[in-house]
This record gives sequence, structure tokens and C1' cells, in this order.
RNA sequence: GCUCCCGUAGUCUAGCCCGGUCAAGGAUAUGGGCCUCUCGAGCCUAAGACGCGGGUUCAAAUCCCGCCGGGAGCA
Repeated sequence: GCUCCCGUAGUCUAGCCCGGUCAAGGAUAUGGGCCUCUCGAGCCUAAGACGCGGGUUCAAAUCCCGCCGGGAGCA
């Protein structure tokens, strides 16, 4: 230098190919409540995320371009 893969809450992960809704879903962790003599477990509940910039579109996590970061291969 070239090619490919990945980047979503504190952590892990689904959705992306094939754009739609109302609130981007789940697990775990955390706060609150119930329960319990207490703790834990269990149940209910709350907050929390699309790497950055631009483009296309009525509408972008999803499509296109550039950049940043991580990984693999080739040279």
C1' cells in the first nucleotide's frame, strides 16, 4: 500500500442482506418497590445504546461516500 471482517446501554448480544411502525428488542449489572426476622433468591418497575461526518429518501442502526478505531490475510 491492497483486500476482507467488525464497531449498538457499564458488559454481552439481536435487528442491517430485503429502509417504515408506537417506545432500537433481549440477557446481565445498577437504582426503587414487593416478599423475607435479615441477606440472598424470586416477582414488579425505572434509567441507560446505533463510532464520527456527509449524501440519497417522505423516512436511515439498515443503502452510498469519506474518516476514525480494532482484527485477519496479501504484498

Transfer RNA from a Candidatus Aenigmatarchaeota archaeon, 75 nucleotides, folded computationally. The sequence was found in a public genome assembly.